[in-house]
Molecule: Bacterial RNase P class A
Organism: Bacteroidota bacterium
RNA sequence: ACUGCAAGCUACUCCAUCGCCCCGCAACGCCGGGGAGGAAAGUCCGGACAACGUAGAGCGCCACACCACCUAACGGGUGGGGCCCGGAUAACCGGGUACAGAGAGUGUCACAGAAAAUAACCGCCCCGAAUCCUUUCGGGGUAAGGGUGAAAACGUGCGGUAAGAGCGCACGGCGUCCCGGAGCAAUCCGGGAGGCGGAUAAACCUUGUGGGUUGAAAUGCCAAACACACCGGCGAAGUCUCGUGCAAACGGGACGGGAGGGUUGCUCGCCCGAGCCGGGGGGUAGGCAGAUAGAGGCCGUCGGCGACGGCGGCCCCAGAUAAAUGAUGGAGUCCCCCUCGUGCGGGAUACAGAAUCCGGCUUAUUGGCUUGCAGUGCUU
Numbered sequence: 001a002c003u004g005c006a007a008g009c010u011a012c013u014c015c016a017u018c019g020c021c022c023c024g025c026a027a028c029g030c031c032g033g034g035g036a037g038g039a040a041a042g043u044c045c046g047g048a049c050a051a052c053g054u055a056g057a058g059c060g061c062c063a064c065a066c067c068a069c070c071u072a073a074c075g076g077g078u079g080g081g082g083c084c085c086g087g088a089u090a091a092c093c094g095g096g097u098a099c100a101g102a103g104a105g106u107g108u109c110a111c112a113g114a115a116a117a118u119a120a121c122c123g124c125c126c127c128g129a130a131u132c133c134u135u136u137c138g139g140g141g142u143a144a145g146g147g148u149g150a151a152a153a154c155g156u157g158c159g160g161u162a163a164g165a166g167c168g169c170a171c172g173g174c175g176u177c178c179c180g181g182a183g184c185a186a187u188c189c190g191g192g193a194g195g196c197g198g199a200u201a202a203a204c205c206u207u208g209u210g211g212g213u214u215g216a217a218a219u220g221c222c223a224a225a226c227a228c229a230c231c232g233g234c235g236a237a238g239u240c241u242c243g244u245g246c247a248a249a250c251g252g253g254a255c256g257g258g259a260g261g262g263u264u265g266c267u268c269g270c271c272c273g274a275g276c277c278g279g280g281g282g283g284u285a286g287g288c289a290g291a292u293a294g295a296g297g298c299c300g301u302c303g304g305c306g307a308c309g310g311c312g313g314c315c316c317c318a319g320a321u322a323a324a325u326g327a328u329g330g331a332g333u334c335c336c337c338c339u340c341g342u343g344c345g346g347g348a349u350a351c352a353g354a355a356u357c358c359g360g361c362u363u364a365u366u367g368g369c370u371u372g373c374a375g376u377g378c379u380u
Stems, first nucleotide, its partner, number of pairs: 001376010012332007020035005037351001041362002044360005049215004061211005066080005081099001082097006100206002105204002107200003121146002123142008154172006173196002176193007219289004228281001230279005238255007260272004296315008333348004
């Protein structure tokens, strides 16, 4: 210098014209103001809020698990500790870590291997028998050696022994308990006692802590047309006659009476005519609230290693409902290619788009910048 990986920051700026959504008004206009994100995403955690339930408890289920702190809360964050890995090998630096319990119980441990947890295959040692005298057979001891494996029953050395073995001792390692010191604590340092019985709990399980369930399509309010329970008003009056029928009743005709409706806005006229009008509750379409001033943002200052908190000042910063947030032109800035250079030319791209709100986590992401690690090449 280049390349790759990881982490963090940034997410082009301004002006003009036209268009879309929302809000404001003494001036409703060629008016004024506002209009996507760092993730608005996944809907994975935690809350606010709301409904249901509500007197509490247990079982079950789910989640979490070193310590302290932050926070409204968290499975999130900050700081510290233990362990593991890498670089220096001495303090240190960087990264990772669901990090309670495997001395409660159960299960599992591929292949290889005698054996994967109540270890004798080869080997070693002792005893007995046989014997061609160096081998075989039987019984027993032994985890030091070989071999298998990801893992073989603390490691090395000395003693000890028939051969061996933490069987004993020294040093080292691991975990338990006790004492002293440092620390709020986890834990660390020093000393002592008594041990060394594999691994696995994102296997069942045990212990401890937390969680009532459902989500804005929650929920509350207003409420058209049409139909309807119910209530009130107006009207279908009435007379005669015929048919069926034992009768009650039903059907037809004549005269007469008719609320209401149609015909041109009204009156008259004409026509139709048995229902019409009002109230009313539940509920649908639809509308309003929830719903945008909040665990809000920015700046300064103080406290704290930090996450964060206190105080002061300023600001109001999308609110749509099938869903607006766009298009065009110009200037600046940045990047790329060509060029000695000026200039010219090209690009500003990605991921993605609010839908009750907030705090996190995770995932996606072009270009540029910063830091760390690794590799390659050149120079010293």